Small-subunit ribosomal RNA, central domain from a Chlamydiota bacterium, 350 nucleotides, folded computationally.
The full RNA is in RNAcentral, with records from ENA and SILVA.
Its Rfam family is "Bacterial small subunit ribosomal RNA". Rfam links the family to the GO terms ribosome and structural constituent of ribosome.
The source organism's lineage runs through Bacteria, Pseudomonadati and Chlamydiota.
Model confidence (mean pLDDT): 86 of 100.

Context: one part of a larger RNA
RNA sequence: UUGGGCGUAAAGGGUGCGUAGGCUGGAAUAAAAGUCGCAUGUGAAAUUUUGGGGCUCAACCCCAAAGCGGCAUGCGAAACUCUAUUUCUAGAGGAAUGGCGGAGAAGACGGAAUUCCAUGUGUAGCGGUGAAAUGCGUAGAUAUAUGGAAGAACACCUGUGGCGAAAGCGGUCUUCUAGCCUCCUCCUGACGCUGAGGCACGAAAGCAAGGGGAGCAAACAGGAUUAGAUACCCUGGUAGUCCUUGCCGUAAACGAUGUGUACUUGAUGUAGUUGGGCUCAACCCCGACUGUGUCGUAGCUAACGCGAUAAGUACACCGCCUGGGGAGUACACUCGCAAGGGUGAAACUC
Numbered sequence: 001u002u003g004g005g006c007g008u009a010a011a012g013g014g015u016g017c018g019u020a021g022g023c024u025g026g027a028a029u030a031a032a033a034g035u036c037g038c039a040u041g042u043g044a045a046a047u048u049u050u051g052g053g054g055c056u057c058a059a060c061c062c063c064a065a066a067g068c069g070g071c072a073u074g075c076g077a078a079a080c081u082c083u084a085u086u087u088c089u090a091g092a093g094g095a096a097u098g099g100c101g102g103a104g105a106a107g108a109c110g111g112a113a114u115u116c117c118a119u120g121u122g123u124a125g126c127g128g129u130g131a132a133a134u135g136c137g138u139a140g141a142u143a144u145a146u147g148g149a150a151g152a153a154c155a156c157c158u159g160u161g162g163c164g165a166a167a168g169c170g171g172u173c174u175u176c177u178a179g180c181c182u183c184c185u186c187c188u189g190a191c192g193c194u195g196a197g198g199c200a201c202g203a204a205a206g207c208a209a210g211g212g213g214a215g216c217a218a219a220c221a222g223g224a225u226u227a228g229a230u231a232c233c234c235u236g237g238u239a240g241u242c243c244u245u246g247c248c249g250u251a252a253a254c255g256a257u258g259u260g261u262a263c264u265u266g267a268u269g270u271a272g273u274u275g276g277g278c279u280c281a282a283c284c285c286c287g288a289c290u291g292u293g294u295c296g297u298a299g300c301u302a303a304c305g306c307g308a309u310a311a312g313u314a315c316a317c318c319g320c321c322u323g324g325g326g327a328g329u330a331c332a333c334u335c336g337c338a339a340g341g342g343u344g345a346a347a348c349u350c
Base pairs, nucleotide, nucleotide: 004321005320006319007304008303012318014201015200016199017198021194022193023192025088026087027086028085029084030083033081034080035077036076037075038074039073040072041071042070048066049065050064051063052062053061054060091191092188093187094186095185098181099180100179103177104176105175106174107173108172109171110154114150115149116148117147118146119145120144121143125136126135162169163168206247207246208245209244210243211242215241216240220236221235222234223233258317259316260315261314262313263312266295267294268293269292270291271290272289273288274287275286276285277284299306300305323350324349325348332343333342334341335340
């Protein structure tokens, strides 16, 4: 390579957009590149196969036929693929109607709590733990009341509930931007799917510059515990956590399950929209679509389990795997301010 695979055994790229490429709905006509048929030419000899013959046999040699993965030219076929033209509406997109949401960005506002400051009341403790101590407090703490300041996060609602491509998103209001769903009608007419490279986004931590700093808290200090205790517990506490701008580009970035399309018994929740029944109306009942859950038939699976949100049945395209260790290491290249990231071996060994 072929083959076989990728939920948990090795293996789905963190996610999207999209270039090349691959693949691509129904009908008609033309053409004939692929495809198929026939003919002709060529495909040297030797070798090979079959039949026959010659050396006493065989190896070996001779004769005849076949064959020689094909190639070229000519004539023809037109189902399929390709190409050109015309056409259709079931895919795709758009308009119109009515909705949905913690989707994104910016700005403004709000209350609770915490800490600190000031003042009043008040007096000897407070705090903390398994028990303590460090710590705070007669220079008046803790507690309580009033006033003020600051920063961060938004209790209840909150729900295997919602939205987003993923990362992720939760106080209230406003503005801007994007998405999805829905019904029936109209419009375009295959405009589609996937996607190597590429581009963009990408938790936390970390980095650079400038702000900010209430609480929490790596490092660090002290007190305990202990044989020891560079820990778990306690008292403090700096980076950081927050904002702006720029970088980093990784995670058990997980559903450990790539994207798209089609098909395949059911039951039962829930969210949004919608059709109908009933009703004055609401509630309620019967459906449909789109999401999100639980159970389960067939089938699949090594089993566990999956089971219309498939790990079932198929197709298209991409990524990835090929025994363990060495090793996500070395070297090289490349990206980065750095930390480090990406690509990624071998010897040797079992």